[in-house]
TPP riboswitch aptamer (THI element) from Kineobactrum salinum, 101 nucleotides, folded computationally. NCBI's taxonomy places the organism under Bacteria, Pseudomonadota, Gammaproteobacteria, Halieaceae, Kineobactrum. Rfam family: TPP riboswitch aptamer (THI element). Its family is annotated with thiamine pyrophosphate binding in the Gene Ontology. The sequence is in RNAcentral, with records from Rfam. Its mean pLDDT, the model's own confidence on a scale to 100, is 76.

RNA sequence: CCGCGACUCUCGGGGCGCCUUCACAGGCUGAGAUGCUGCAAAGCAGACCCGUUGAACCUGAUCCGACUAGUAUCGGCGUAGGGAAGAGCACAAUGGUAUCG
Numbered sequence: 001c002c003g004c005g006a007c008u009c010u011c012g013g014g015g016c017g018c019c020u021u022c023a024c025a026g027g028c029u030g031a032g033a034u035g036c037u038g039c040a041a042a043g044c045a046g047a048c049c050c051g052u053u054g055a056a057c058c059u060g061a062u063c064c065g066a067c068u069a070g071u072a073u074c075g076g077c078g079u080a081g082g083g084a085a086g087a088g089c090a091c092a093a094u095g096g097u098a099u100c101g
Base pairs, nucleotide, nucleotide: 001096002095003094007088008087009086010085011051012050013049014048016046017028018027019026034045035044036043037042057082058081059080063076064075065074066073
């Protein structure tokens, strides 16, 4: 000197599933898989995750393979397509470069 990250402020995006039971209760994975209102569509709140260095999340897709109780989970698909951001601070921390030892 430059970059990144953390932090702070103000915003924004997203999902909230699957199985079992008459029901209650329960079980599985996970960061989260919740509560209320509504006939339903949906809305509100909540914690959690993510914001372009973007696999948070959506489409493909109840797709293909494995596994399973499972439309769940894991992998593929995926150098596919979409997808929500701005500012600030330290003579700080971290990394790089140059110079000196």